[in-house]
RNA sequence: GUGGGAUUAGCUCAAUGGUAGAGCACCGCACUGUGGAUGCGGUGGUUGUGGGUUCAAGACCCAUAUCCCACCCCA
Numbered sequence: 001g002u003g004g005g006a007u008u009a010g011c012u013c014a015a016u017g018g019u020a021g022a023g024c025a026c027c028g029c030a031c032u033g034u035g036g037a038u039g040c041g042g043u044g045g046u047u048g049u050g051g052g053u054u055c056a057a058g059a060c061c062c063a064u065a066u067c068c069c070a071c072c073c074c075a
Base pairs, nucleotide, nucleotide: 001071002070003069004068005067006066007065010024011023012022013021018055026042027041028040029039030038048064049063050062051061052060
C1' cells in the first nucleotide's frame, strides 16, 4: 500500500430501519452472629468520530480514527 473484520453500560457481548438490552461488576434490601453464597430491586449509554439518506439509523451510504487478520512491495 490492497482486501476483510471489530468499535454499543466499568468488563464481555446482544439488538429484522420502529421505545437501546443481557450476563458479570457496582449500589440498596431480605437472609446470616459477621462475611460469602442465594433471592429481590435499582443506578449506569454522545451506539469510536464527522456528514448523508429516511417520517424514523446501533443497523443503510460516504469520509475518517484506533485495533486485529490476510496479502503485496522494500530491507
Transfer RNA from an Anaerolineae bacterium, 75 nucleotides, folded computationally. Its mean pLDDT, the model's own confidence on a scale to 100, is 80. Rfam family: tRNA. It is annotated as a transfer RNA. The sequence was found in a public genome assembly.